[in-house]
RNA sequence: GGCCGCGUAGUUCAAUGGAUAGAACAAGAGUUUCCUAAACUUUAGAUGCAAGUUCGAUUCUUGCCGUGGCUACCA
Numbered sequence: 001g002g003c004c005g006c007g008u009a010g011u012u013c014a015a016u017g018g019a020u021a022g023a024a025c026a027a028g029a030g031u032u033u034c035c036u037a038a039a040c041u042u043u044a045g046a047u048g049c050a051a052g053u054u055c056g057a058u059u060c061u062u063g064c065c066g067u068g069g070c071u072a073c074c075a
Stems, first nucleotide, its partner, number of pairs: 001071007010025004018055001027043005048064005
């Protein structure tokens, strides 16, 4: 340099055109306890950036960014 895959919450994963993006763990608050832990209740939190297609995009297309893999050349 070329090709391929992947970017969603702090982390791990769903939703694969359809209206309000969901869950677990983690975090905050509360109940309980002498205290802590555990348990239960509750709160906040995300679609990498830009453009395009569409009535409608996390989903499809293009470019860029990041990340991983394969490969070629040089040394």
A computed fold for a 75-nucleotide RNA from a Bacteroidota bacterium, annotated as transfer RNA. Rfam family: tRNA. Rfam classes the family as a transfer RNA. The sequence was found in a public genome assembly. Its mean pLDDT, the model's own confidence on a scale to 100, is 83.